[in-house]
Molecule: c-di-GMP-I riboswitch aptamer
Organism: Acetomicrobium hydrogeniformans
RNA sequence: AAAACGAAAAGGCAAACCGUCCAAAAGGCCGGGGCGCAAAGCCACGGGUCUAAGGUUCUAAAGGGGAACUACGACCGCCGGGCUGCCGAA
Numbered sequence: 001a002a003a004a005c006g007a008a009a010a011g012g013c014a015a016a017c018c019g020u021c022c023a024a025a026a027g028g029c030c031g032g033g034g035c036g037c038a039a040a041g042c043c044a045c046g047g048g049u050c051u052a053a054g055g056u057u058c059u060a061a062a063g064g065g066g067a068a069c070u071a072c073g074a075c076c077g078c079c080g081g082g083c084u085g086c087c088g089a090a
Base pairs, nucleotide, nucleotide: 005088006087012037013036017032018031019030021028022027035077041083042082043081045080046079047078048075049074050073054070055069056068057067058066059065
């Protein structure tokens, strides 16, 4: 110094929940909060999950209703992959 690994210290991030705003929703921003996290930093690339405004089909029969499917919407704090990165005991 590198790879692997994760003790310590410093520093970092921030689940549920609450408030505000945005969104059809999922979800997101900001503030509080702190369950956890060594990549809980970044990228939706593969799988997965969530949502279904719009669309398609069906149903119903005038109620402008209902159902199914669908991502071009999301989640990287679900798993894998890629890129980058702090510290240094065993």